[in-house]
RNA sequence: ACGGUUCUGGGGCCGAAUCCCGAUCUGCAUCGGGAGCGGGGGAACCACCUUCUGGGGUGAAUCGCGCCUCGGCGCGUAGGCGACUUCCGACGCCGAACCCGUCAGCUCACCCCGUAGGCGUUCGGAGGCCAAGG
Repeated sequence: ACGGUUCUGGGGCCGAAUCCCGAUCUGCAUCGGGAGCGGGGGAACCACCUUCUGGGGUGAAUCGCGCCUCGGCGCGUAGGCGACUUCCGACGCCGAACCCGUCAGCUCACCCCGUAGGCGUUCGGAGGCCAAGG
C1' cells in the first nucleotide's frame, strides 16, 4: 500500500415494515404498550346473479408461445425498480414467493392483522424545490 473478516457509526436503495415508552437483560436481543405507516373482514344503496372448471388474499410479479426426461427450461409480455421530485429519452434489472381453507363484491359504524427481510441501485435533456460555496 492492497485484500479479507468482525464490530460500531454516518449517509442511502427495494419494501408498509419507522419512531417513542416500559420491563427483563452485561449487551445484542426478547416481551408488552403507543404513534405513524400498511393490509384484511364488515351494512344500506349500488353491483354481480354463479357457485369443482372451487373461490379468495398479500405482492410489480400477470399472461402468451415453444421445448421437455413432466422435475423443469427458453423466449417474450402486462406490470415494477434504478439515491430530492415531475416529464421526455436511452440503458440496466425484476417480472417471485407465500397465505386463507369451501368462505369473503363495494361498504358507515365496528372488528382483526403486519410493522419483516434483502441490499450497494445508471446517464442525458427540460422544469420545480432545497442546500453549500462565492